[in-house]
Context: one part of a larger RNA
RNA sequence: UGUAGGAGAAUUGAGAGGAGCUGUCCUUAGUACGAGAGGACCGGGAUGGACACACCUCUGGUGGACCUGUUGUGGCGCCAGCCGCAGUGCAGGGUAGCUAAGUGUUGAAGAGAUAACCGCUGAAGGCAUCUAAGCGGGAAACUCGCCUCGAAACAAGUUCUCCCUUGAGAACCGUGGAAGACCACCACGUUGAUAGGCUGGGUGUGGAAGCGCGGCAACGCGUGGAGCUUACCAGUACUAAUAGUUCGAUCGG
Numbered sequence: 001u002g003u004a005g006g007a008g009a010a011u012u013g014a015g016a017g018g019a020g021c022u023g024u025c026c027u028u029a030g031u032a033c034g035a036g037a038g039g040a041c042c043g044g045g046a047u048g049g050a051c052a053c054a055c056c057u058c059u060g061g062u063g064g065a066c067c068u069g070u071u072g073u074g075g076c077g078c079c080a081g082c083c084g085c086a087g088u089g090c091a092g093g094g095u096a097g098c099u100a101a102g103u104g105u106u107g108a109a110g111a112g113a114u115a116a117c118c119g120c121u122g123a124a125g126g127c128a129u130c131u132a133a134g135c136g137g138g139a140a141a142c143u144c145g146c147c148u149c150g151a152a153a154c155a156a157g158u159u160c161u162c163c164c165u166u167g168a169g170a171a172c173c174g175u176g177g178a179a180g181a182c183c184a185c186c187a188c189g190u191u192g193a194u195a196g197g198c199u200g201g202g203u204g205u206g207g208a209a210g211c212g213c214g215g216c217a218a219c220g221c222g223u224g225g226a227g228c229u230u231a232c233c234a235g236u237a238c239u240a241a242u243a244g245u246u247c248g249a250u251c252g253g
Stems, first nucleotide, its partner, number of pairs: 001152001005163007015149004021049007033038001052105004059100004066093005071086006110144003117137004164252001169247004173189005194240003197236005204228002210223005
């Protein structure tokens, strides 16, 4: 851009892609078989490996915007308390997110038509013969079944609801996002919880500062599971989404 108005939903499935693997153990059964040694088919169950997909509850990793300890040096006049720099100065932990070594799940069952092959009935050819007519079995291969995409499938499909020159609807612009290189997609724009802030909670760290007490001091104890706390969960219009502009179908040739 098209799908002969527009929007929002729900679908059909032409077609395309993915998957397709396999071990061990128990039982059947020490049965069939076999002199014995040994030792099954068929069937039922359990548990693994590798691969794949998804996820972060658990176990961990990372986590340069969180917390703490600490060395050297400079600064805030000094003490105290803080800040800068030194590879994030170094070190101990760690939320969200991302993640594997962590967690969950799949391969199937089943159906159809078959290959080699095995058969039934059966003539040509009084017999025989799976085949010539007819009929039945038979494989991880084929078609379906499972997962994903899928109406530009130009034969451009179908269904439902709503709306329209009294302007449907879309875009620009803005606030953002478990969406993302950009674009796109999705949510929201005061008739508002979209992001930030604030408040509360959670989580992490691990006992703040100040003051008091004890100690010559280093330091310890109390106030007090204290103080601080990013990306998490809620609430709340305080801040910013203001105002507006453009396109747009002659009721559908």